[in-house]
RNA sequence: AGAUGCUUCAGGGCGACGAGAAUUACGUCGACUGGCGGUAAAGCCCGCGAGCUGUCUCAAAAAAAGAGAUGGCAUGAUCCGGUGAAAUUCCGGGGCCAACGGUAAAGUCCGGAAUUAAAGAAUGCGUUA
Numbered sequence: 001a002g003a004u005g006c007u008u009c010a011g012g013g014c015g016a017c018g019a020g021a022a023u024u025a026c027g028u029c030g031a032c033u034g035g036c037g038g039u040a041a042a043g044c045c046c047g048c049g050a051g052c053u054g055u056c057u058c059a060a061a062a063a064a065a066g067a068g069a070u071g072g073c074a075u076g077a078u079c080c081g082g083u084g085a086a087a088u089u090c091c092g093g094g095g096c097c098a099a100c101g102g103u104a105a106a107g108u109c110c111g112g113a114a115u116u117a118a119a120g121a122a123u124g125c126g127u128u129a
Base pairs, nucleotide, nucleotide: 002128003127004126005125006124007122008121009120014030015029016028017027018026031108032107033098034097035048036047037046038045043096044095051073052072053071054070055069056068057067058066078094079093080092081091082090100111101110102109
């Protein structure tokens, strides 16, 4: 270093005023936040995750629930200038976006979820050669 089993870790953020029966949700003004891998360091490039749903196996007459495997669908946003070998990633400036369920309409509240969760990560531990 490889393979494999495990362990641990793995999401941030709102106020004021107005209207109203009621809003951190609407309107106005002003703020704030940025998961994981790749790549010149990225919310806005490429890919992935949280959602919904199917098939197969365990598995048996059927159904339910569960575990494992494997598919499908849905899901947002960036430009200009500078430096450089290289940057939609850095620096300067302007702009834009934000899953699902609930509730007065939500990126910032509550909830699934302090998930037996995930993209993944690790300084970790074991096994193997």
Notes:
Model confidence (mean pLDDT): 76 of 100. The RNA shown here (FMN riboswitch aptamer (RFN element)) has 129 nucleotides. The model forms 97% of the base pairs in the Rfam consensus. It was read from a public genome assembly, where an Rfam model found it.